About this RNA: A computed fold for a 74-nucleotide RNA from an uncultured Spirochaetia bacterium, annotated as transfer RNA. It was read from a public genome assembly. Model confidence (mean pLDDT): 81 of 100.
[in-house]
RNA sequence: CGGGAUGUAGCGCAGCCAGGUAGCGCGCUGCGUUCGGGACGCAGAAGCCGGGAGUUCGAAUCUCCCCAUCCCGA
Numbered sequence: 001c002g003g004g005a006u007g008u009a010g011c012g013c014a015g016c017c018a019g020g021u022a023g024c025g026c027g028c029u030g031c032g033u034u035c036g037g038g039a040c041g042c043a044g045a046a047g048c049c050g051g052g053a054g055u056u057c058g059a060a061u062c063u064c065c066c067c068a069u070c071c072c073g074a
Base pairs, nucleotide, nucleotide: 001073002072003071004070005069006068007067010026011025012024013023020057028044029043030042031041032040050066051065052064053063054062
C1' cells in the first nucleotide's frame, strides 16, 4: 500500500441479505421461597447499534468517508 472479517446492554451473541417499537443467554437490582446461602420462581434496571455524512415518510439494516481490532497478500 491492496483485499477481507469484526464493532449492538457489564460480558458473550442474534437481528442486517429482504428498512417499520432493539432482542436472547449470563451477570446485576428488588421481591418470594430458605434458619441463612445456593438453586428455583416473579418483577425490574441497563444499549439509540464504533464516528460522521447521504438516501428515505422512516436506517442497527441501504450508499459514501473515517476510526479501532484481527486475518491474508505485497